Transfer RNA from Sulfidibacter corallicola, 72 nucleotides, folded computationally. The sequence is in RNAcentral, with records from ENA and Rfam. Lineage of the source: Bacteria > Pseudomonadati > Acanthopleuribacterales > Acanthopleuribacteraceae > Sulfidibacter. Rfam family: tRNA. The family's RNA type in Rfam is transfer RNA.

RNA sequence: CCCAAGGUAGCUCAGCGGCAGAGCAUCCGGCUCAUAACCGGAAGGACGCGGGUUCGAAUCCCGCCCUUGGAA
Numbered sequence: 001c002c003c004a005a006g007g008u009a010g011c012u013c014a015g016c017g018g019c020a021g022a023g024c025a026u027c028c029g030g031c032u033c034a035u036a037a038c039c040g041g042a043a044g045g046a047c048g049c050g051g052g053u054u055c056g057a058a059u060c061c062c063g064c065c066c067u068u069g070g071a072a
Base pairs, nucleotide, nucleotide: 002070003069004068005067006066007065010024011023012022013021018055026042027041028040029039030038048064049063050062051061052060
């Protein structure tokens, strides 16, 4: 330099044009003599960056950055 996959909550990931979600973690409460487990609840995001298309973009298109794998 070329090709492919990926970048969404603290972590692991879903969501593939129309309200940004789950599990774990954190915090509060319940249960228990107590802890864990279990149950209920809360907080936490402008979806890697910039532009374009569209009534509407995490999602489609273009450029760039980063990660992983591959070819030379």

The coordinates come from a structure-prediction model, not an experiment, and the mean pLDDT is 82.